[in-house]
RNA sequence: AUCUCAUCCAGAGGGGGCGAGGGACCGGCCCGUUGACCCCCCGGCAACCUUCCGACUCGAGCCGUCGUGAACGGUGCCAAUUCCGGCAGGUGGCGCCAACACCUGAAAGAUGAGGG
Numbered sequence: 001a002u003c004u005c006a007u008c009c010a011g012a013g014g015g016g017g018c019g020a021g022g023g024a025c026c027g028g029c030c031c032g033u034u035g036a037c038c039c040c041c042c043g044g045c046a047a048c049c050u051u052c053c054g055a056c057u058c059g060a061g062c063c064g065u066c067g068u069g070a071a072c073g074g075u076g077c078c079a080a081u082u083c084c085g086g087c088a089g090g091u092g093g094c095g096c097c098a099a100c101a102c103c104u105g106a107a108a109g110a111u112g113a114g115g116g
Base pairs, nucleotide, nucleotide: 003114004113005112006111007110008109013042014041015040016039017038021031022030023029025086026085027084028083043078044077045076048074049073050070051069053067054066055065056064082108087105088104089103090102091101092100
């Protein structure tokens, strides 16, 4: 790395550096010399690992599940629903098709934990 499980419609600034691209990929549509992306400093958001309490479970305890919190530490994150779509199914208006819209599931991706 492959694999397993969970989550992805919320949230989050300022300064310095570099200099032309960036938003995974493809098609869109956006962001970017009013310096994006990326790197550094300070800050912040969140709550996967962690932890307190409560409930369930048990004869009791541990483990486990759910819920309200906490936030030192380990990650992660701080444009746009994972920016939208990309495969399948369903619903809608008109008799059918197409297009369009909406819904559901999947694929792919990201993050965490496990594993290796």
The RNA shown here (SAM riboswitch aptamer (S box leader)) has 116 nucleotides and comes from a Caldilineales bacterium.